[in-house]
Context: one part of a larger RNA
RNA sequence: GCCUGCGAGUUACCAUAUCAUGCGAGGUUAAGGUACUGUAGUACCGGAGCCGGAGGGAAACCGAGUCUUAACUGGGCGAAUGAGUAUGGUGUGGUAGACCCGAAGCCGAGUGAUCUACCUAUGAUCAGGCUGAAGCUCCGGUAACACGGAGUGGAGGGCCGAACACUAGUCUGUUGAAAAAGGCAGUGAUGAAUUGUGGGUAGGAGUGAAAGGCUAAACAAACUCGGAGAUAGCUGGUUCUCCCCGAAAUGGCUUUAGGGUCAGCCUCGGAUGAUUAAUAGCGGAGGUAGAGCACUGAUUAGGCUAGGGCCUGUCACAGGGUACCAAACUUAGUCAAACUCCGAAUGCCGUUAUUCAAAGUCCGGGAGUGAGACUACGGGUGAUAAGAUCCGUGGUCGAAAGGGAAACAGCCCAGACCGUCAGCUAAGGUCCCUAAACUAUGCUAAGUGGAAAAGGAAGUAUGAUUGCCCAGACAGCCAGGAGGUUGGCUUAGAAGCAGCCACUCCUUGAAAGAGUGCGUAAUAGCUCACUGGUCGAGUAGUCGAGCGCCUAAAAUGUAACGGGGCUAAGCAUAGUACCGAAGCUACGGAUUCAAUUUAUUGGAUGGUAGACGAGAGUUGUGUAGGCCGUUGAAGGUGUACUGGGAAGUAUGCUGGAGGUAUCACAAGUUAGAAUGCAGGC
Numbered sequence: 001g002c003c004u005g006c007g008a009g010u011u012a013c014c015a016u017a018u019c020a021u022g023c024g025a026g027g028u029u030a031a032g033g034u035a036c037u038g039u040a041g042u043a044c045c046g047g048a049g050c051c052g053g054a055g056g057g058a059a060a061c062c063g064a065g066u067c068u069u070a071a072c073u074g075g076g077c078g079a080a081u082g083a084g085u086a087u088g089g090u091g092u093g094g095u096a097g098a099c100c101c102g103a104a105g106c107c108g109a110g111u112g113a114u115c116u117a118c119c120u121a122u123g124a125u126c127a128g129g130c131u132g133a134a135g136c137u138c139c140g141g142u143a144a145c146a147c148g149g150a151g152u153g154g155a156g157g158g159c160c161g162a163a164c165a166c167u168a169g170u171c172u173g174u175u176g177a178a179a180a181a182g183g184c185a186g187u188g189a190u191g192a193a194u195u196g197u198g199g200g201u202a203g204g205a206g207u208g209a210a211a212g213g214c215u216a217a218a219c220a221a222a223c224u225c226g227g228a229g230a231u232a233g234c235u236g237g238u239u240c241u242c243c244c245c246g247a248a249a250u251g252g253c254u255u256u257a258g259g260g261u262c263a264g265c266c267u268c269g270g271a272u273g274a275u276u277a278a279u280a281g282c283g284g285a286g287g288u289a290g291a292g293c294a295c296u297g298a299u300u301a302g303g304c305u306a307g308g309g310c311c312u313g314u315c316a317c318a319g320g321g322u323a324c325c326a327a328a329c330u331u332a333g334u335c336a337a338a339c340u341c342c343g344a345a346u347g348c349c350g351u352u353a354u355u356c357a358a359a360g361u362c363c364g365g366g367a368g369u370g371a372g373a374c375u376a377c378g379g380g381u382g383a384u385a386a387g388a389u390c391c392g393u394g395g396u397c398g399a400a401a402g403g404g405a406a407a408c409a410g411c412c413c414a415g416a417c418c419g420u421c422a423g424c425u426a427a428g429g430u431c432c433c434u435a436a437a438c439u440a441u442g443c444u445a446a447g448u449g450g451a452a453a454a455g456g457a458a459g460u461a462u463g464a465u466u467g468c469c470c471a472g473a474c475a476g477c478c479a480g481g482a483g484g485u486u487g488g489c490u491u492a493g494a495a496g497c498a499g500c501c502a503c504u505c506c507u508u509g510a511a512a513g514a515g516u517g518c519g520u521a522a523u524a525g526c527u528c529a530c531u532g533g534u535c536g537a538g539u540a541g542u543c544g545a546g547c548g549c550c551u552a553a554a555a556u557g558u559a560a561c562g563g564g565g566c567u568a569a570g571c572a573u574a575g576u577a578c579c580g581a582a583g584c585u586a587c588g589g590a591u592u593c594a595a596u597u598u599a600u601u602g603g604a605u606g607g608u609a610g611a612c613g614a615g616a617g618u619u620g621u622g623u624a625g626g627c628c629g630u631u632g633a634a635g636g637u638g639u640a641c642u643g644g645g646a647a648g649u650a651u652g653c654u655g656g657a658g659g660u661a662u663c664a665c666a667a668g669u670u671a672g673a674a675u676g677c678a679g680g681c
Stems, first nucleotide, its partner, number of pairs: 001681006011096013026051003032045005055062002065077004099237002102234001106227006117201009126191001128160003131156001135152006164188003169184004203219001205215003240615003245610001250263005264369002266366007277355008290342001291340002296336003300332004305326001307325002309322004372397010402413003417589004422585003428579003431564003437576007449566001455550002459547002462544007476534005482507003487501003513528001517526002590605007616670001618667005626660003635654008
């Protein structure tokens, strides 16, 4: 791991609701007793007691009333308005282990010091080598000591190093050779050393050179049994079928926040019967969105002008100036959740009507839920961050399958009673993968489509508007572009063109600046404005809007259309087809509700928690001294058929002796899950 078996709402009493039955203003016996062949059972006694029939009051007590009070024209609770009671079934609650398994722990009585900690008694062990304390002897030395030297001596938690003891490091081992070891390299090794044997101390206790260590391979309180089925607001598990309805993840309170209690939302029964909902009309309250600046505040620029600053002023005063700051006032322009002179749409309240009545409300039994998620819109917090968080309103998921979005709980379409090799559509699509497409007019050239901003650009097509233009524009080409004059000043020079000045002049002329740029030291030279000619039809701006371009770098591999691929098979507009779902239709069938014309019609039937209803199967008892069975029971294993399903019937093979209809009754009554338990493999 698989298979087989076992494995979880029970029982007693009490309460309550409901159903059934009996009797009914009553209902009912308990213990116990008697009879019968019997301790099983039945019948009959047994009225003690209990519930109901009357309440009020703390009570005495009174009584259809009573209490309150000194007393109630009051007020409270009652009567008037009468149904109970006994037994049984079922639902639920309470008390009990109370659906099952699961703690860590707490307490009691005992068992353990053969492991280990310490103590105690008595024994044992420590190769070899090194060092050389005190003391002593001799010599030197001293007044005498002291002191020095040599020898002797053999001290030491001394030194090196086996046995022995130990373990800071590392490698191996890690279903090991081993439930702690092996290798290497280490430390101590006459000592607070090591070790044998006997004995002692224990569970809030021992022992501890102290690590909460050790106390028999798991010690911040050992082990065994008991209290004991401790408790577990926690986790897991909880066994057959079908039908109907169908939630919640919210509010208040909570040593409460992953638990409860009440309410909300679901269900079942009873009552009520239009009270509900939607839409429309009518009548209301309101201060949001927006807007505004009349209030409260904020705020930009100007004007006007108190006050202040600065400058000035003949000592002070007065006075004067001010591109400074600035109240009030004023002109123009703004802002506000805690501003409002204003002010919607929705929503809300009332009322009338309409709509295949779709619902609402009250009383009672039973719940579950009280972790919600995303999405759209209105907001708070945050950074106008988050698949963030907290509210409000709607939707979906939750508890919803089907089609679309490549894939994708929460997005779009749409709500699956069952069947059909029929049809129509929704969202979304119609080149191939892949069911289904064409027409018309434009746009895009970027593979834009098929990711992105500020900003940038004679991209392209289009609209509006302005200037010039066949009296010839724009671009090109040909020609002119002069004279006073080198204007004046400045300057070394300054001649259109370093700089300064100006009333920037006048002449000729078709036109030509006291000069647009290049250039020279300054001139010169080139060029422009301006004009003529040539040419012959548009040209030059500004603004709007469409589609594109640049801006544009990321980590395994193209990888920012699902792919192929596409210049439409992209985008915009218009049209007509088609495809496309469990939607709708058609046909057949099932269940259920309603209506009536009573045999038809219409509606409904997704579903988690959960409430309700109807059934299947298992074991036993009665029916049953019946029925089936060696002409083959139960059990095992196949097949066919029946039923909406749980299941049933018939039968082949196996098996070899029991099984049991029907209708009732009673339960140790249904297995896939609990790291379930036992066995087998």